The prediction has a mean pLDDT of 87. Predicted 3D model of a 95-nucleotide RNA (c-di-GMP-I riboswitch aptamer) from a Deltaproteobacteria bacterium. It was read from a public genome assembly, where an Rfam model found it.

RNA sequence: ACCUGAAAAGGGCAAACCAUAUCGAAAGGAUGGGACGCAAAGCCGCUGACCUAUUUUCUGUCUGUACGGCAGGAUACGGUAGCAGGGUUACCAGG
Numbered sequence: 001a002c003c004u005g006a007a008a009a010g011g012g013c014a015a016a017c018c019a020u021a022u023c024g025a026a027a028g029g030a031u032g033g034g035a036c037g038c039a040a041a042g043c044c045g046c047u048g049a050c051c052u053a054u055u056u057u058c059u060g061u062c063u064g065u066a067c068g069g070c071a072g073g074a075u076a077c078g079g080u081a082g083c084a085g086g087g088u089u090a091c092c093a094g095g
């Protein structure tokens, strides 16, 4: 340096859930508590996938038009790194 592993040693992270005179339209994030699990469950939205729809737009309808309301569909410049892949950094042990 590369590969493999998590048995040992030292440790690390933190799901669901709860709280917030925390942020956000939401998905989700932040802080604290809490541990389901994780050998990269460290970091990066590059590829795919998935989540949400403020916005934009389409259809239907409310009343004939317009404006507006309601319902449904589509839509990422939003999000998920604990969805998979990829990039990058790394403790210990063995080869």
Stems, first nucleotide, its partner, number of pairs: 002095004012038002017033004022029002036082001042088003046085003049080003056074007
Its Rfam family is "c-di-GMP-I riboswitch aptamer". Rfam links the family to the GO term cyclic-di-GMP binding.
The organism belongs to Myxococcia, within Bacteria.